Context: one part of a larger RNA
Molecule: small-subunit ribosomal RNA, 3' major domain
Organism: mine metagenome
RNA sequence: UGACGGGGGCCCGCACAAGCGGUGGAGCAUGUUGUUUAAUACGUCACUAACCGUAGAACCUUACCAGGGCUUGACAUGUGCUGCCACCCUACGAAAGUAGGCUCUCCCGCAAGGGAGCAGCAACACAGGUGUUGCAUGGCUGUCGUCAGCUCGUGUCGUGAGAUGUUGGGUUAAGUCCCGCAACGAGCGCAACCCUCAUCCCCUGUUGCCAGCGGGUAGGGCCGGGCACUCUGGGGAAACUGCCGGGGUAACUCGGAGGAAGGUGGGGAUGACGUCAAGUCAGCAUGGCCCUUACGCCCUGGGCUACAAACAUGCUACAAUGGACGGUAGACAGACCGAGCCGAGCCUGUGAGGGGGAGGCAAUCGGACAAAUCCGUUCUCAGUUCGGAUCGCAGGCUGCAACUCGCCUGCGUGAAGCCGGAAUCGCUAGUAACCGCCGGUCAGCUAAACGGCGGUGAAUACGUUCCCGGGCCUUGUACA
Numbered sequence: 001u002g003a004c005g006g007g008g009g010c011c012c013g014c015a016c017a018a019g020c021g022g023u024g025g026a027g028c029a030u031g032u033u034g035u036u037u038a039a040u041a042c043g044u045c046a047c048u049a050a051c052c053g054u055a056g057a058a059c060c061u062u063a064c065c066a067g068g069g070c071u072u073g074a075c076a077u078g079u080g081c082u083g084c085c086a087c088c089c090u091a092c093g094a095a096a097g098u099a100g101g102c103u104c105u106c107c108c109g110c111a112a113g114g115g116a117g118c119a120g121c122a123a124c125a126c127a128g129g130u131g132u133u134g135c136a137u138g139g140c141u142g143u144c145g146u147c148a149g150c151u152c153g154u155g156u157c158g159u160g161a162g163a164u165g166u167u168g169g170g171u172u173a174a175g176u177c178c179c180g181c182a183a184c185g186a187g188c189g190c191a192a193c194c195c196u197c198a199u200c201c202c203c204u205g206u207u208g209c210c211a212g213c214g215g216g217u218a219g220g221g222c223c224g225g226g227c228a229c230u231c232u233g234g235g236g237a238a239a240c241u242g243c244c245g246g247g248g249u250a251a252c253u254c255g256g257a258g259g260a261a262g263g264u265g266g267g268g269a270u271g272a273c274g275u276c277a278a279g280u281c282a283g284c285a286u287g288g289c290c291c292u293u294a295c296g297c298c299c300u301g302g303g304c305u306a307c308a309a310a311c312a313u314g315c316u317a318c319a320a321u322g323g324a325c326g327g328u329a330g331a332c333a334g335a336c337c338g339a340g341c342c343g344a345g346c347c348u349g350u351g352a353g354g355g356g357g358a359g360g361c362a363a364u365c366g367g368a369c370a371a372a373u374c375c376g377u378u379c380u381c382a383g384u385u386c387g388g389a390u391c392g393c394a395g396g397c398u399g400c401a402a403c404u405c406g407c408c409u410g411c412g413u414g415a416a417g418c419c420g421g422a423a424u425c426g427c428u429a430g431u432a433a434c435c436g437c438c439g440g441u442c443a444g445c446u447a448a449a450c451g452g453c454g455g456u457g458a459a460u461a462c463g464u465u466c467c468c469g470g471g472c473c474u475u476g477u478a479c480a
Base pairs, nucleotide, nucleotide: 001480002479003477004476005475007474008473009472010471011470012469013468015464016463019427020426021425022424023423026316027315028314029313030312031311032310033309034307035306042053043052064302065301066300067299068298069297070296073126077125078124079123080121081120082119083118088101089100090099091098092097104117105116106115107114108113128291129290131289132288133287137285138284139280140279141278142276144274149188150187151186152185153184154183155164156163157162168179169178170177194268195267196266197265199237200236201235202234203233205231208227213224214223215222240262243256244255245254246253247252318420322379323378324377325376326375327374336367337366338365341360342359346355347354348353386417391412392411393410394409395408396407397406433456434455435454436453437452438451439450
């Protein structure tokens, strides 16, 4: 000087408390461990691994296993030779491929020939490696932590390590600001500048509107017409403790007015010096080491989907503020997606789906009926008209192919489960909880995941003694 303390003081954070909903019990999904296996590919392990890398494992992916094959190689550059290569046909084969038949393109040139491209052959230099080391690395990332800290120049003090500044008194979300002070300044952080939401104005009118007019309809912006409103998307305004009052030397704080909005308005992006030899050599790059008829490469099939058990994250429930059925011309969103893509009306099928193809490169058409909600009827507390696992049969779709191992539909079957031990998690407002919708990946999908979007919409916070994490000052130390 730090670190630590079951030392002290001050102060924060869904840290506790107050409150709401869960997890831990059940079934299922997914991941992990373990075990099994020819193989069940690899990495990741308290918080910070375990619906994680993986925003899509039937083949492919694929790195694993078995078998069949190849060696200048699936891929790159260079040298030589050839134009018998590829495509197509035949035979063999599970395929990869092997053998045979057939046969290059363009440019210059009369031609010979030359050049370029492509392919093949031969040899070599080389290629190749998801092999190893994240304790050799770059880059990127997690975490403490959006915490308020981390430092420097000059000066001063100290023999020195170092201190001071950065401590103190206030204040703040903040090393934020004020006052004081042997310090005076400065940098990286904080804040602001950026994006978005909330109000208004201007501009913009093939979306919106009977608002005012006309026409028309069973109904409908359906048509003429019009940019007023809503809205689209550009620009601008607006909030600064600016104003008033109380307190205070000040910073600031409390209350009020006006306002769509207050005292950082809500959300996002943004992560200081550093810590954990944290994570990643399998995203990529890369040093060293290692393999080179194989630790490289191609293919078929299998595996990554196994199953006594344990853990983690979720989904669905255990019901009556609920289930089922019907109705309201089928109540009311936002964001997004669509070209070999979205696919309407119509026909057909109980249905998944099929036929068909209008329109749409999309404020124009489509996905697209939002659901919870509301109004009726029924069920009457029951393992039930709760719950839907499991299994059987029959079908549909994608795809070369659904046996291992896809999704969906109909009929039947109807399991556990009656609110969950010790323990434990999230959340302070348009939040939690509940409800549905969309997207990426994607032929299809094991998505109950992930990322977004809106709808309905709470309760509680006395307080900081205690648990956890953190900041500042101080104290002890045999620790560094």